[in-house]
RNA sequence: GCCUCAUCCAGAGCGUGCGAGGGACCUGGCCCGACGACCACGCAGCAACCGGCCGGCGAACCUCAUCCGGCACGGUGCUCCCGCCAGGCGCGAUGGGAA
Numbered sequence: 001g002c003c004u005c006a007u008c009c010a011g012a013g014c015g016u017g018c019g020a021g022g023g024a025c026c027u028g029g030c031c032c033g034a035c036g037a038c039c040a041c042g043c044a045g046c047a048a049c050c051g052g053c054c055g056g057c058g059a060a061c062c063u064c065a066u067c068c069g070g071c072a073c074g075g076u077g078c079u080c081c082c083g084c085c086a087g088g089c090g091c092g093a094u095g096g097g098a099a
Stems, first nucleotide, its partner, number of pairs: 003097006013043005021032003025088005044079003049075003052071005083091001
């Protein structure tokens, strides 16, 4: 990268660096940006996808799959605006799985 499954109107910002466009792409709007956006890094935080741990269920008992709830330790992710809005798109993003 291809395929596949789930999610994308909830939630959570400061600092430093850089220096010109950015909010995926097309059309039309709207918005952010030299009072420094976008991006990167640091710290802090949010969430709970995967792992882990704890509890419940699991028909004497023990162990355990699935399932439900919790913690937030590990792996990611995310922290203006509904994926900015409408239409379009063989669209994109994040996580899990499989070959």
Molecule: SAM riboswitch aptamer (S box leader)
Organism: Chloroflexota bacterium